[in-house]
This record gives sequence, structure tokens and C1' cells, in this order.
RNA sequence: AGAGCAGGCCGGGUGACCGCUGCUUCGCUUAAUAGCGGGGGGGAGGAAAGUCCGGGCUCCACAGGACAGGAUGCUGGAUAACGUCCAGUCCCGGUGACGGGAAGGAAAGUGCAACAGAAAGGAAACCGCCCCCGGAAUAAUCCGGGAGUAAGGGUGAAAGGGUGAGGUAAGAGCUCACCAGUCCCGCCGGUGACGGCGGGAGCUAUGCAAACCCCAUCCGGAGCAAGACCAAAUAAGGGGAGAUUGAGGGUGGUCCGCCCAAAUCCCCGGGUAGGUCGCUUGAUCUUGAUGGCAACAUCAAGGCUAGAUGAAUGGUCAUCGUUCCUUAAGGUUUUCCAACCUUUUGGAAAACAGAACCCGGCUUAUGGCCUGCUCUAUUU
Repeated sequence: AGAGCAGGCCGGGUGACCGCUGCUUCGCUUAAUAGCGGGGGGGAGGAAAGUCCGGGCUCCACAGGACAGGAUGCUGGAUAACGUCCAGUCCCGGUGACGGGAAGGAAAGUGCAACAGAAAGGAAACCGCCCCCGGAAUAAUCCGGGAGUAAGGGUGAAAGGGUGAGGUAAGAGCUCACCAGUCCCGCCGGUGACGGCGGGAGCUAUGCAAACCCCAUCCGGAGCAAGACCAAAUAAGGGGAGAUUGAGGGUGGUCCGCCCAAAUCCCCGGGUAGGUCGCUUGAUCUUGAUGGCAACAUCAAGGCUAGAUGAAUGGUCAUCGUUCCUUAAGGUUUUCCAACCUUUUGGAAAACAGAACCCGGCUUAUGGCCUGCUCUAUUU
């Protein structure tokens, strides 16, 4: 200098003016907690997003157990919990810094392995190789038939361990040596996943479980439009008045009396509109100490940091800071070109995106700054 890898931080500051939305205080008006005016103070994020996981909280359901269904799946730890995080193991990728892995079971069972190929899972003879028989009069060679053969060719993602030697008609774990792998046993290291070493067995049955399935662990449902309270209106229902009245009905020949009782009114009830609570003091934040490799935990001190609901949190100007372009001057390295630094002139830019009960994560979107590390090339 070039090309990369990993991590951390910030998400503009100040002032003025004009607004928006809660809180608080004062004054005036008012029956009032209502209205008007003044003052003070608060007012989005690192992702507030997607709503993909996990938990708190609330209501409903629930004796216990099992089935079904779903999720997860190397080990140890962290945590309220997790599919998250930390530290490791093994495998894969990269020269490397480093990155990725739903990483239990395929000798429980079932299933699948397209196309190609003769044969696709205790397989297979297409070509080839080799032997025998017959024929072409013999040999060579060719043709037909039979038997052997997985060493060679060819097909395929995969052809059922590899290399070498022996062996054989030709071959073959058929035999042997070494190597790889599987299973079993022992010793050593590790909490463990696992690693190292040694011995033995059969010679070797491949892949797929993000196919069914088996094993282990976990899981009740709905969600702040949860839910609780107050409560115009309206329906059902209940009570009273109506009733010392005289609508209506019963009793009765009639009247009185007695009994039932409508309209209407009032109250309760009910819970729609609306309002209040839930609502922001919390697995909370900042700093420090201690323990731990770390995630994280404990302790101490300090802080309070939106709480809206047809849903506020905005705009303009000035100035400072950041980055980029540009004008001029000076300086450093240098033969020059050129690069860098300081000051200066004029100008430009600032992304993704808007809380809605609250937290812990994941994922996705996005502007910039800084730090550490790796590889390659050159110079000293």
C1' cells in the first nucleotide's frame, strides 16, 4: 500500500420564535372537579419495526394419570424463562484473522435412492478376462454353446474398504502385511461432550430421520380490545305509588263493601355511549467494588427517565460540531509529480424510521466514527 476478519461507540449540541400533548401552580369567572388567562416543568428508538420465540401480569379452565398434538435435540454453565446468551467438544469452509452447523437414534421397524446403468442394498455378468466343448481340415484367428470371474472398462451422487504381495485357468479378504473405518474391552486425561494410548473381533450393512418413526426434555387456553370500577340511554325482571281515587275485571239482582288490577309516575336492577383504574418504581437505570475465562451474579451509593387513546412528541431561523466538495496561504516528505497536516473562502449533506401493558431475546432496515487482528507485496 492493497485485500480482508472481529468488536465497540454515537444516532447531533446550544439559543430564540411559533405550535402540539400531559402534569403542576397562581389569578379570575362559576353551583362545580367546569371555563379563560399567566408562570414552571416533562414529552420516542437503537431498532419504538416484523410480531418470530420466551417470561411477567390478568381472566377462564383444571383431582390425578394417560393418549393425541406441538416445540426442542453435542457438553457444561447463565437466566424469571427461552428456540436466547457464554465457555467448550466434534465436523465442515477459509492460506489466515475467523466463520458456519435442527450436531440424539439408520446392527427397533417401515419406506425412499430420480435419470443413466446389466445390476441400487447381504445386489449385479453389458463390454472385457479365463477355462472347457463343438464348428470353420490343424495352429493362429473367428463363430456358436456352457461354466467361472467383481482385477480392468463403461453408467451413476453412490457399484458394497484402500495399497502391495502371495495365490489362481483368470480372479476374489481367498490368505498375509500395512493403512482407514465399525463394534467390544482396558488404561490415562477431562465435571462432561470428547481426546490419547493399547488389545481383540468379524473382515466391512452406503446415504436419507428439515421421510414415517423411536428415545429424551418441555408445553392448559386467551390476551391490556386482558381485566376491575363508576355510569347517561334502552330491553328483560323486581318493588312502591296509582288505590280515602273510580279506567277495567271478579263477587252480586242493584248499591255499598271486599278482592284483582291497567294507563301513568318513582325507585331498584341492568351496563350501551362516556369516564376512571390497570399505566409505568421496574427480572429498572448509572457509577463503583467483589466473585467468575465469560454470559452473569451479589453488595453499596445515587437517580426517576413519555404515558398519549380519532392517539401529542413538530416547524423556522441563528450558531457550533461532524463529513464531503471547493478558493487561497504556510509547513513536512521529495529531484519533480504527488500525498499529508494547519489556517482560510464559498457551498452542500445528515439515514432507517414514530411508543400504545411491561420486560428478555432473535430477525430485518439504516448514517457515521473508532479500536484490535490476519494475509499478500515492497522498503528499512

Source information
The RNA shown here (Bacterial RNase P class A) has 380 nucleotides and comes from a Thermodesulfobacteriota bacterium. The model forms 94% of the base pairs in the Rfam consensus. Its mean pLDDT, the model's own confidence on a scale to 100, is 76. Its Rfam family is "Bacterial RNase P class A". About the family: Ribonuclease P (RNase P) is a ubiquitous endoribonuclease, found in archaea, bacteria and eukarya as well as chloroplasts and mitochondria. Rfam classes the family as a ribozyme.